Annotation
The RNA shown here (transfer RNA) has 75 nucleotides and comes from a Saprospiraceae bacterium. Model confidence (mean pLDDT): 81 of 100. Taxonomically the source falls in Saprospiraceae (Bacteria, Pseudomonadati, Bacteroidota, Saprospirales). It matches the Rfam family "tRNA".
[in-house]
RNA sequence: GGAGCUAUGGCCAAGCUGGUUCAAGGCGUUUGGUUUACACCCAAAAGAUCGUAGGUUCGAAUCCUACUAGCUCCA
Repeated sequence: GGAGCUAUGGCCAAGCUGGUUCAAGGCGUUUGGUUUACACCCAAAAGAUCGUAGGUUCGAAUCCUACUAGCUCCA
């Protein structure tokens, strides 16, 4: 220098031939129950507008462009 992959709550992670309702689920956190108490277990709650910025579209996590970060390959 060229090419590819990845980026979604605190962590992991589904959703990627665009379709409307709160963007699944697990762990964790908080509250309540249970217990003498803790743990386990049960119930509930909070928490992400999807790496950043633009574009296309009636409509974008999903398509297009640029950039950022990480990983890999080629030279």